Predicted 3D model of a 477-nucleotide part of an RNA (small-subunit ribosomal RNA, 3' major domain) from Caldivirga maquilingensis. The prediction has a mean pLDDT of 83. RNAcentral holds the full RNA, with entries from RefSeq. Rfam family: Archaeal small subunit ribosomal RNA. Rfam links the family to the GO terms structural constituent of ribosome and ribosome. The organism belongs to Caldivirga, within Archaea.
[in-house]
Context: one part of a larger RNA
RNA sequence: UGGCGGGGGGGCACCACAAGGGGUGAAGCUUGCGGCUUAAUUGGAGUCAACGCCGGAAACCUCACCCGGGGCGACAGCAGGAUGAAGGCCAGGCUAACGACCUUGCCGGACGAGCUGAGAGGAGGUGCAUGGCCGUCGCCAGCUCGUGCCGUGAGGUGUCCAGUUAAGUCUGGCAACGAGCGCGACCCCCGCUCCCUGUUGCUACCCUACCCUUCGGGGUGGGGGGCACACAGGGAGGACUGCCGGCGUAAGCCGGAGGAAGGAGGGGGCCACGGCAGGUCAGUAUGCCCCGAAACCCCGGGGCUGCACGCGAGCUGCAAUGGCGGGGACAGCGGGUUCCGACCCCGAAAGGGGGAGGCAAUCCCGUAAACCCCGCCCCAGUAGGAAUCGAGGGCUGUAACUCGCCCUCGUGAACGUGGAAUCCCUAGUAACCGCGUGUCACCAACGCGCGGUGAAUACGUCCCUGCCCCUUGCACA
Numbered sequence: 001u002g003g004c005g006g007g008g009g010g011g012c013a014c015c016a017c018a019a020g021g022g023g024u025g026a027a028g029c030u031u032g033c034g035g036c037u038u039a040a041u042u043g044g045a046g047u048c049a050a051c052g053c054c055g056g057a058a059a060c061c062u063c064a065c066c067c068g069g070g071g072c073g074a075c076a077g078c079a080g081g082a083u084g085a086a087g088g089c090c091a092g093g094c095u096a097a098c099g100a101c102c103u104u105g106c107c108g109g110a111c112g113a114g115c116u117g118a119g120a121g122g123a124g125g126u127g128c129a130u131g132g133c134c135g136u137c138g139c140c141a142g143c144u145c146g147u148g149c150c151g152u153g154a155g156g157u158g159u160c161c162a163g164u165u166a167a168g169u170c171u172g173g174c175a176a177c178g179a180g181c182g183c184g185a186c187c188c189c190c191g192c193u194c195c196c197u198g199u200u201g202c203u204a205c206c207c208u209a210c211c212c213u214u215c216g217g218g219g220u221g222g223g224g225g226g227c228a229c230a231c232a233g234g235g236a237g238g239a240c241u242g243c244c245g246g247c248g249u250a251a252g253c254c255g256g257a258g259g260a261a262g263g264a265g266g267g268g269g270c271c272a273c274g275g276c277a278g279g280u281c282a283g284u285a286u287g288c289c290c291c292g293a294a295a296c297c298c299c300g301g302g303g304c305u306g307c308a309c310g311c312g313a314g315c316u317g318c319a320a321u322g323g324c325g326g327g328g329a330c331a332g333c334g335g336g337u338u339c340c341g342a343c344c345c346c347g348a349a350a351g352g353g354g355g356a357g358g359c360a361a362u363c364c365c366g367u368a369a370a371c372c373c374c375g376c377c378c379c380a381g382u383a384g385g386a387a388u389c390g391a392g393g394g395c396u397g398u399a400a401c402u403c404g405c406c407c408u409c410g411u412g413a414a415c416g417u418g419g420a421a422u423c424c425c426u427a428g429u430a431a432c433c434g435c436g437u438g439u440c441a442c443c444a445a446c447g448c449g450c451g452g453u454g455a456a457u458a459c460g461u462c463c464c465u466g467c468c469c470c471u472u473g474c475a476c477a
Base pairs, nucleotide, nucleotide: 001477002476003474004473005472007471008470009469010468011467012466013465016461017460020425021424022423023422024421027316028315029314030313031312032311033310034309035307036306043054044053065302066301067300068299069298070297071296075117076116077115078114080111087107088106089105091103092102093101121291122290124289125288126287130285132280133279134278135276136275137274142181143180144179145178146177147176148157149156150155160173161172162171163170186269187268188267189266190265192237193236194235195234196233197232198231201227202226203225205224206223207222208221209220210219211218212217240262243256244255245254246253247252318418322377323376324375325374326373327372328371334365335364336363339358340357343354344353345352346351384415389410390409391408392407393406394405395404431453432452433451434450435449436448437447438446
């Protein structure tokens, strides 16, 4: 100087508690991991910070694993080669298959993998040899420098104290005075207003067709005109504790007014010096080591999907604020050319046949669902619940046996709210509801987004878990 302490003081956080809301832990299934099994079940990741993670939804491919088969040596030297190399071929054999190989020959016309060395290639090893990137401490407020001063020196001071803040944020004090990287500011999205620009967007106004009309009118479609409104996209303004009251030396705190918005308006991006020999040689790059006729390359098949078990993360439920049948209403983000596909026809459906329009503010995906109305069910393992299995049918794809998804009928399991324990969350949040998209030939219980409905509780605290600062002890560095 740091680190640590079941030492002290101060401050802070829903990856802490408290007050609350919803879960997980029990069940079935999905998915990842361990274990076991296996010819192989390729490998990595291991508290937070491994385990729906490697964008890792693997039928072939992917693929690194296993079984089987086949192929490949630039360049140099040596042995071989016109008494004919490499390469190719009829027939037969071998084989899952192949002039790959074997038998017998033919074509061919100069090279040659037989040996040594050396290469190509390697998802072969080493992330304790590395770059780069990432995680995490960190939803932290710290980490340093110049000069001066103090100390023999390591070093200290500044960075401490009081107050304050989300903040080493600011104010006051002080042998310090300043400065840098961080904080903030900055950048993006959302919320208010104004200006500009109007097609593919909008439509107050005019004309018109159809429908309804208690005749006043209303609704839908087309045309004209317009850009007012809405919206789209650029630009500008707006918030600064600026104003008022209270407290305070100040910084600031509490309350109020105006305002679309307050005291950081809400959300995001960015994220210090460094630590963890954290993770990744399997994204790529790369040192060294290794394989080099196989550990390289290709093909067929299998495996990564195996199942007595254990764990993580989810989905669906256990029902009546519910289930089922019928009818009715309202989004936003996005995506679309070997693509999205309106509409018509066929089919009970999945889907099939045709096919307008759309490289898209134009056309399409595209009826959102929870919700509302009417009816049924009547507390029952039930009309709750859907696993499992059987049968028939459809789609993608060369190919759905191992091992895909969908439709219909049948079958209808466990499950009656889940021990100890444990996770997330403070507002348009949690919870509930669906939609889009990534991956993608096909397949979403996953990831990333989007909108709809929309709470409860919080005086707060440091008790638990941890973090920051000051201080103290130390047998630690």